Small-subunit ribosomal RNA, 5' domain from an uncultured Armatimonadetes bacterium, 497 nucleotides, folded computationally. The coordinates come from a structure-prediction model, not an experiment, and the mean pLDDT is 86.
[in-house]
Context: one part of a larger RNA
RNA sequence: GGACGAACGCUUGCGGCGUGCCUAAGAAAUGCAAGUCGAACGGGCAGCUUCGGCUGUCAGUGGCGAACGGUCGCGUAACACGUAGGCAACCUGCCUCUGAGUGGGGGACAACGGCCCGAAAGGGCCGCUAAUACCGCAUGUGGCCGGCGGAUCGCAUGAUCCGCCGUCUAAAGCCUUCGGGCGCUCGGAGAUGGGCUUGCGGCCUAUCAGCUUGUUGGUGGGGUGACGGCCCACCAAGGCGAUGACGGGUAGCUGGUCUGAGAGGACGAUCAGCCGGAUUGGGACUGAGAUACGGCCCAGACUCCUACGGGGGGCAGCAAUUAGGAAUCUUGCGCAAUGGGCGAAAGCCUGACGCAGCGACGCCGCGUGGGGGAUGAAGGCCUUCGGGUCGUAAACCCCUUUUACCGGGGAAGAAGGAUGUGACGGUACCCGGUGAAUAAGCCCCGGCUAACUACGUGCCAGCAGCCGCGGUAAUACGUAGGGGGCGAGCGUUGUCC
Numbered sequence: 001g002g003a004c005g006a007a008c009g010c011u012u013g014c015g016g017c018g019u020g021c022c023u024a025a026g027a028a029a030u031g032c033a034a035g036u037c038g039a040a041c042g043g044g045c046a047g048c049u050u051c052g053g054c055u056g057u058c059a060g061u062g063g064c065g066a067a068c069g070g071u072c073g074c075g076u077a078a079c080a081c082g083u084a085g086g087c088a089a090c091c092u093g094c095c096u097c098u099g100a101g102u103g104g105g106g107g108a109c110a111a112c113g114g115c116c117c118g119a120a121a122g123g124g125c126c127g128c129u130a131a132u133a134c135c136g137c138a139u140g141u142g143g144c145c146g147g148c149g150g151a152u153c154g155c156a157u158g159a160u161c162c163g164c165c166g167u168c169u170a171a172a173g174c175c176u177u178c179g180g181g182c183g184c185u186c187g188g189a190g191a192u193g194g195g196c197u198u199g200c201g202g203c204c205u206a207u208c209a210g211c212u213u214g215u216u217g218g219u220g221g222g223g224u225g226a227c228g229g230c231c232c233a234c235c236a237a238g239g240c241g242a243u244g245a246c247g248g249g250u251a252g253c254u255g256g257u258c259u260g261a262g263a264g265g266a267c268g269a270u271c272a273g274c275c276g277g278a279u280u281g282g283g284a285c286u287g288a289g290a291u292a293c294g295g296c297c298c299a300g301a302c303u304c305c306u307a308c309g310g311g312g313g314g315c316a317g318c319a320a321u322u323a324g325g326a327a328u329c330u331u332g333c334g335c336a337a338u339g340g341g342c343g344a345a346a347g348c349c350u351g352a353c354g355c356a357g358c359g360a361c362g363c364c365g366c367g368u369g370g371g372g373g374a375u376g377a378a379g380g381c382c383u384u385c386g387g388g389u390c391g392u393a394a395a396c397c398c399c400u401u402u403u404a405c406c407g408g409g410g411a412a413g414a415a416g417g418a419u420g421u422g423a424c425g426g427u428a429c430c431c432g433g434u435g436a437a438u439a440a441g442c443c444c445c446g447g448c449u450a451a452c453u454a455c456g457u458g459c460c461a462g463c464a465g466c467c468g469c470g471g472u473a474a475u476a477c478g479u480a481g482g483g484g485g486c487g488a489g490c491g492u493u494g495u496c497c
Base pairs, nucleotide, nucleotide: 001497002496003495004494006493007492008491009490010489013366014365015364016363017362018361019359020358021324026322027321030319031318032317035064036063037062040061041060043058044057045056046055047054048053071277072276073275081201082200083199084198085197086196087195090194091193095190096189097188098187099186100185101184102183103137105135106134112127113126114125115124116123117122142169143168145166146165147164148163149162150161151160152159153158173182174181175180203249204248205247210240211239212238215237216236217235218234219233220232221231222230252274253273254272255271256267257266258265259264279300280299281298282297283296302313303312304311305310330356332355333354334353338352339350340349341348342347369399370398371397372396379390380389381388382387404434405433406432407431408430409429413424441486442485443484444483445482446467447466448465452481453480454479455478456477462469463468
C1' cells in the first nucleotide's frame, strides 16, 4: 500500500447493486416451512333432484411425492475431495424410443354401525363393505434359472449372440364428445442419477519409531444390486514403515477469494459442485432411491402435560425469543415471475424463490450550488503596532434546479388458444411548479510524512506506530487561529498478503 462477513469512536443527505451470528452444532415461546389426486375406491355430511342420480366438502382405503428443495460444518487426514481412468463386478422410480400383452376368479381390512377401556395420548372386541389395496388360476412374444450344441470376440477371471429341451414367472383399471385419451404388466435400448474401484495431488508434529491377529494372503462358503477379510470356518505367516508406518494435534474438500510483476503466500463468508450432520448414542423398516432434519424403534440427558396409572417434544428450515459475545436484521408481502410436488385439467401446496423492511457492513454513482463581487466590511487570530491573515471567503447582484417537496402522467417484467392474470408498486421513469432552497464531517500538522504560530501547563497533566516529547519561551501535552489530507465518510483496533 492492498484486502475484510469485521468491530469500536466521531459524523451522516440520496440512490443502485451486493451483503449481514465469524461466538454456544447452547436452549427453545409462537406461527408458518410437504403435500396432492374424487378421472383408483366405498362411505359421512350439506345442497339440488325428473328419485335414475348430480354437485360440493370431509376423514378413511389406495397412488405418487415426502431421499428433492432449504439449513449447518459437528465429525472426517479419508478414495472425503480434485483430476484422470476402470467395472468382463453393479443398480436406476418418473422420462424417451421400441416389442408383446392386459383373460378369468377369490378372500379380506379400514372407513361405517354396535359395545367397552382410558384424564389424555390412544386402544380392544363384534358386525358390514369397495378398489388401480391383497391372493390364487390361465396365457408366455419374452425374461430368469438349468442342460446340450454352435458362432464371434477379448482384458486374466471370461463377454456377447444363435438354436433346441426342461422348470419357474405378468397385469388394473379409470375417463370419454365413443374417434380416443390416461394408465397397468413383461422384455430390449437410451437418457439421467447413483454404487464400487484405481493412479496421481493437496496440513503440522520424530519431544510419536516401530505398528498390526481379521492382522496379510489362500481354499471353501455366507452376504450384497455388485467386487472384496465385508462376514465366517479351515490353512499358511504374513502385511505396513525414515519415500515417515503407528500415534498426537489441527481441518470439511474444490471451483475460487485476497495479495503479489511473477514465482509464491494466506484463506475457503456470500454463489456453484461434492462430502458429512440433524438433541447424544445405537438400530432397522418402507421404498427405485434413506439407514431418512420437520418418519419409526430402543437407550441417555434435557424439557412439557398428567386425574400419578401414563403420555408428548427435538428450529444446524423462515421469521422471532433467550443465552453467549466487540458483533450480525423483519414474529413483513406474494405465489405475479422462475423452479419443484401432485393432478387429464382447472388448480392446490411451496418461509425454494421473487420482492419489500432494517444496518454507511461493502462497492459504485450523485448532491450539499454556479458566475460576478475589494473600501480587501464586521469579527477572530497573529503582530516589530506599520501591518499581516482567514479572504472572493461573506454581504450584495445575476443564474441554475441535480437533489428535496408539491401536482399530473405512468411502465417493462405476462408466457400458455381467447378473456383474464403483477407481490414489487402508483415503484422506476417522464412532464410541470416552488425555492439556494433539504444536505459536511473526520483525522493530522517534531522526523519518518504534506501541513506553524500564540496562549496555558511546567518530568505535572498528558502524548506515543518507531525514534522519542513534557523539569518556565514545548511547531511533539491541552485550547485557539491558521494550514495539510481524505470526504458521506474519517480515524482506531484486529487479521492476511